[in-house]
Molecule: c-di-GMP-I-GGC riboswitch aptamer
RNA sequence: UUCGUUAAGAGCAAACCCAUCGCAAGGUGGGGGCGCAAAGCUACGGUCCCUGCAGAAUAAUAAUGAAGAGAGCAUGUUCUAGCAGGGAAGCCGGGCUGCCGAAC
Numbered sequence: 001u002u003c004g005u006u007a008a009g010a011g012c013a014a015a016c017c018c019a020u021c022g023c024a025a026g027g028u029g030g031g032g033g034c035g036c037a038a039a040g041c042u043a044c045g046g047u048c049c050c051u052g053c054a055g056a057a058u059a060a061u062a063a064u065g066a067a068g069a070g071a072g073c074a075u076g077u078u079c080u081a082g083c084a085g086g087g088a089a090g091c092c093g094g095g096c097u098g099c100c101g102a103a104c
Base pairs, nucleotide, nucleotide: 001103002102003101004100011036012035016031017030018029019028020027021026034090040096041095042094044093045092046091047088048087049086050085051084052083053082054080055079056078057077058076063075064074065073
């Protein structure tokens, strides 16, 4: 430097459940164990998710309220190339660090 076919000793811990923090995404602790040779660290690039704002729609499997002659008028819902804040490292890259073994 490359690799993880073999050996040994360790390590981490998805879904789900419980507790707790958070508006939420999600975090932390315990149980659990699908997987992982960086499933160690880091939101730098991409990406995804959440909240608020802005803009648009209100059609379909959504719904509701007030007024009413009627109308997106309001809540809600959905969407967006915008703005702000937050989250995900077990999505892909980048950066930093590292155990054991093998080969060079």